This is a predicted structure of a 73-nucleotide RNA (transfer RNA) from a Patescibacteria group bacterium. The RNAcentral record of the sequence draws on ENA. The prediction has a mean pLDDT of 80. Rfam family: tRNA. Rfam describes the family as follows. Transfer RNA (tRNA) molecules are approximately 80 nucleotides in length.

RNA sequence: GCCCUGGUAGCUCAGUGGAUAGAGCAGGUGCGUUCUAAGCACUUGGUCGGGGGUUCGAAUCCCUCCCAGGGCG
Numbered sequence: 001g002c003c004c005u006g007g008u009a010g011c012u013c014a015g016u017g018g019a020u021a022g023a024g025c026a027g028g029u030g031c032g033u034u035c036u037a038a039g040c041a042c043u044u045g046g047u048c049g050g051g052g053g054u055u056c057g058a059a060u061c062c063c064u065c066c067c068a069g070g071g072c073g
Base pairs, nucleotide, nucleotide: 001072002071003070004069005068006067007066010025011024012023013022018056027043028042029041030040031039049065050064051063052062053061
């Protein structure tokens, strides 16, 4: 330098054109317990890596840049 994969909640990830963007774990509150824990209920949390474009509509498609990993030279 070229190619491929990925970047979504604090963490691990799902979501591949349409509805308020979700799950598990974690966090908070309460119940529970002699206390702690397990368990149960409710709940907080998102510039969807940045910018631009296409579209009535973009996390999703296109262009460009950044970051991480891998391959080739």